[in-house]
RNA sequence: GCUUUAUCGAGAGUGGUGGAGGGAAAGGCCCUGCGAAACCACAGCAACCGAUUCGCGGAAGCGAAUGCCAGGUGCUAAAUCCUGCCAACUUACCAGGCAAAGAUGGGGU
Numbered sequence: 001g002c003u004u005u006a007u008c009g010a011g012a013g014u015g016g017u018g019g020a021g022g023g024a025a026a027g028g029c030c031c032u033g034c035g036a037a038a039c040c041a042c043a044g045c046a047a048c049c050g051a052u053u054c055g056c057g058g059a060a061g062c063g064a065a066u067g068c069c070a071g072g073u074g075c076u077a078a079a080u081c082c083u084g085c086c087a088a089c090u091u092a093c094c095a096g097g098c099a100a101a102g103a104u105g106g107g108g109u
Stems, first nucleotide, its partner, number of pairs: 001109008013042005021031003026083003043076003048072002050068001051066006080101001084098003
């Protein structure tokens, strides 16, 4: 990279370096010199994998709980910021359902 599968309404930021971009793409709408991206440090969130404990099972395994003396990732503006189709609504705007695309984790190649 390709493929498969699960999840995507919640959660969590400060400082340093850096200087103008960033929110995947296009459009919109936002964020940004009251300092963007990126990198670094420390902190935090979550619980996918791992670990530990318990239950079920002949076993393979399945389920539950625990944040875990430095485990592996991920994440820390806005629903995955919004978008297509269906439904609903008709001046509102917590946003029901199904897709597409994307992101992250696990498996396969």
Molecule: SAM riboswitch aptamer (S box leader)
Organism: Geobacteraceae bacterium